This is a predicted structure of a 78-nucleotide RNA (c-di-GMP-I-GGC riboswitch aptamer) from a Syntrophomonadaceae bacterium.
């Protein structure tokens, strides 16, 4: 630098349930594991969703929707 077939150590945690916050999308904590080699971080572009608006648009949410950026564990190859 590239790759993620296998193994090991460690990590994260979908749906669903409970509590709390929010008009809401959702978020946080606990339980729980469908999955994840960046399912770590960043709303920059697109997308979807929520609220307001006749609409343009404005304000939000999703990083586990796709790109992009930053950092990084283990193993293998060069």
């Nucleotide at each position: 630098a590239c790759u993620g077939c296998u193994a090991a150590a460690g990590g994260c945690a979908a749906a669903c349930c409970c509590a709390u916050a929010g008009u809401g999308a959702u978020a946080u904590g606990g339980g729980g594991a469908c999955g994840c080699a960046a399912a770590a971080c960043c709303a920059u572009g697109g997308a979807u969703c929520c609220g307001g608006u006749u609409g343009a648009c404005c304000g939000g949410a999703u990083a586990g929707c796709c790109a992009g950026g930053u950092u990084g564990c283990c193993a293998g190859u060069c």